Guanidine-I riboswitch aptamer from Ornithinibacillus bavariensis, 90 nucleotides, folded computationally.
RNA sequence: UAAAAGGUUUUCUAGGGUUCCGCAUAAUAAUGGUCUGGUCCGAGAGAAAACGCACGAAAGUGUACACGGAGGGAGAAAAGCCCGGGAGGA
Numbered sequence: 001u002a003a004a005a006g007g008u009u010u011u012c013u014a015g016g017g018u019u020c021c022g023c024a025u026a027a028u029a030a031u032g033g034u035c036u037g038g039u040c041c042g043a044g045a046g047a048a049a050a051c052g053c054a055c056g057a058a059a060g061u062g063u064a065c066a067c068g069g070a071g072g073g074a075g076a077a078a079a080g081c082c083c084g085g086g087a088g089g090a
Base pairs, nucleotide, nucleotide: 007051008050009049010048011047012046015041016040020038021037022035023032024031025030052063053062054061055060065085067088071083072082073081
C1' cells in the first nucleotide's frame, strides 16, 4: 500500500422511540413516552438457526479477529438502524 464469503435470510436480545392499541389527564376535541406495557424499529464489533463459502474421496472440519467519534439520513419517531468493519486510532 492492497485484498478478503468479513456472505444472505430468519428468529430473538441489549437498546430505541411514540404512528396504532393500551394507560393517564381530559371530556367527545385533544394532550402526555418526564407512561410499566402490546404492536413497531433494532445490532459489523450481541445470541441462535438455516442456507452458503473454504478444505476434504467421504465422514467431517473450519468460517478467526474487531477500539471508534463528531456529523448527516429514514418511516410517527428515536436508536448499538443506515452512511459504516466509514473518518480516525491501534

Annotation
The coordinates come from a structure-prediction model, not an experiment, and the mean pLDDT is 83. It matches the Rfam family "Guanidine-I riboswitch aptamer". Gene Ontology term of the family: regulation of gene expression. Rfam 15.1 lists 1,509 matches to the family in 1,281 species.